About this RNA:
Model confidence (mean pLDDT): 86 of 100. Predicted 3D model of a 487-nucleotide part of an RNA (small-subunit ribosomal RNA, 5' domain) from an uncultured prokaryote. The RNAcentral record of the full RNA draws on ENA.
[in-house]
Context: one part of a larger RNA
């Protein structure tokens, strides 16, 4: 000098764009953050129609609407969060294969005929609750056989194995379902190279290194097991210990480098702590399940419930970091044939000079120069065209009116916002640090090695340009200075 997710002190007018718990991966009250489909299904309810009659009840209805609950489908593995762990094929980069891939896309083939249940519901029971037990009834695109098999899978090439579901309709069809070929997308796995510090860590390793066989996996493989061999790594740093998410980037620097990894983007790992699997195309799953643990809460003491490192918010810690806001209008995501519903993703608004950028706080004229202040050699000098006064202007802010783009036929949270027009009036808007040298800027008074200053050198013990105040001056300016950190 530059930089910052900064903090502190003094000060503070407006706008735009960004950014905002760096500390306790500490504990969390409350609300919301993942639902949707009635065009898969039963059941229930409202309205309407309607029969018989007792005129307020009830058969029935392929009329219509709704459904918090249930069965079923898809989604919940995305999106969002923080960085604890990890020195590793984790990441970066360049290659590779023995692999899987719902929805999407391309092409082919098929969708025949049966069956038995379980919820909901009814009845009865248990429990304080969470919930739960027994019996009985029932539907389906839920479940299970049978048939069929171009292509598919296995094969010793003889053969063997495996599938399905219907719904809506304006009757044209549309949406689905099964199986399969190719693609796309997304994953899985392997390898070369690169990736912090310590030798005051020198030896480490027994599924360890390799082989055979089997199992397992979507798949290769000691991935696992049995048997066999005795290998494998290491001074080019193994092992151990410490520290740390990695990268694109960011800051600095002429560069080489050094430091760093907030915001944004890619990857990874994590979800109270540890372990485990289930479902599924995909998880060993933040707002799923089971077990154990710590903690918190409820309890009728028998037993239960919970997980903000989602968005707000609270306590705590800290020098320090915001609203328990609005909307799905846009973009995107999930479901649905659609209408639409959901979406603290997102878009906006609120708070903060935290940063960057822009603008303003007025302009012109105005004295041999008012008053006051300060200094003085008492003549004067300086503050100083500064003020006053006169003549103007109205950016920004204020008020009044109008009023967008962002949206496409409809639909705008932002928002009566931005912008535009008009009105009034210089009116509402300047501070901070420094003035001994480095370093731009000097005098007086007070103090008297005291009080104090200080980045370094150093000032202060009676004439202090260095302390404190004043006048004057210098620098920067809605900021200025200090502290911290990096180059």
């Nucleotide at each position: 000098g530059a930089a910052c997710g900064a903090a502190c002190g003094c000060u503070g007018g407006c706008g735009g764009c960004a950014u905002g718990c760096u500390u306790a991966a500490c504990a969390c009250a409350u609300g919301c953050a993942a639902g949707u489909c009635g065009a898969a299904c039963g059941a229930g309810g409202g309205c309407c129609c309607g029969g018989a009659c007792u005129u307020g009840c009830u058969a029935g209805g392929u009329g219509u609407c709704c459904u918090u609950a249930g069965u079923g489908g898809c989604g919940c593995a995305c999106g969002g969060g923080g960085g604890a762990g990890u020195a590793a094929c984790g990441c970066g980069u360049g290659g590779g294969a023995a692999u899987c891939u719902g929805c999407c896309u391309u092409g082919g083939a098929g969708u025949g005929g049966g069956g038995g249940a379980c919820a909901a519901c009814a009845u009865g029971g248990g429990g304080a609750a969470a919930c739960u037990c027994a019996u009985g009834c029932u539907a389906a695109u839920a479940c299970c056989g049978c048939a069929u098999a171009c292509g598919c899978c296995c094969u010793c090439c003889g053969g063997g194995g495996g599938a399905a579901a219907g719904g809506c309709u304006u009757c044209g069809g549309c949406c689905a379902c099964u199986u399969u070929u190719g693609g796309a997308u997304g994953g899985u796995c392997c390898c070369g190279c690169g990736u912090c510090u310590g030798a005051u860590u020198a030896g480490c390793u027994u599924g360890u290194u390799g082989g055979u066989a089997a199992g397992g996996u979507a798949a290769c493989g000691g991935c696992u097991u049995a048997c066999c061999a005795a290998g494998g790594c290491a001074a080019c740093g193994a092992u151990c210990a410490g520290u740390a998410g990695c990268u694109g980037g960011u800051c600095u620097g002429a560069g080489a480098g050094g430091a760093u990894g907030a915001u944004c983007a890619g990857c990874c790992a994590c979800a109270c702590u540890g372990g485990g699997a289930c479902u599924g195309a995909g998880a060993c799953a933040c707002g799923g399940c089971c077990c154990a643990g710590a903690c918190u809460c409820c309890u009728a003491c028998g037993g239960g419930a919970g997980g903000c490192a989602g968005c707000a918010g609270u306590g705590g810690g800290g020098a320090a970091u915001a609203u328990u806001g609005g909307a799905c209008a846009a973009u995107g995501g999930g479901g649905g044939a659609a209408a639409c519903c959901c979406u603290g993703a997102u878009c906006c608004a609120g708070c903060a000079a935290u940063g960057c950028c822009g603008c303003g706080u007025g302009a012109g004229u105005g004295a041999a120069g008012a008053a006051g202040g300060c200094c003085u050699u008492a003549g004067g000098g300086u503050u100083g065209u500064a003020a006053a006064a006169c003549u103007c202007u109205u950016u920004c802010a204020a008020c009044u009116g109008u009023g967008a783009a962002g949206a496409u036929g409809a639909u705008g949270a932002c928002g009566g916002u931005a912008g535009c027009a008009g009105u009034a009036g210089a009116a509402g808007a300047a501070g901070c640090u420094c003035c001994g040298g480095c370093u731009a800027a000097c005098u007086c008074c007070g103090u008297g090695c005291c009080a104090g200053c200080a980045g370094c050198c150093g000032c202060g013990g009676u004439a202090a340009u260095a302390c404190g105040g004043a006048g004057g001056g210098a620098g920067c300016u809605a900021g200025c200075g200090u502290u911290g950190u990096u180059c």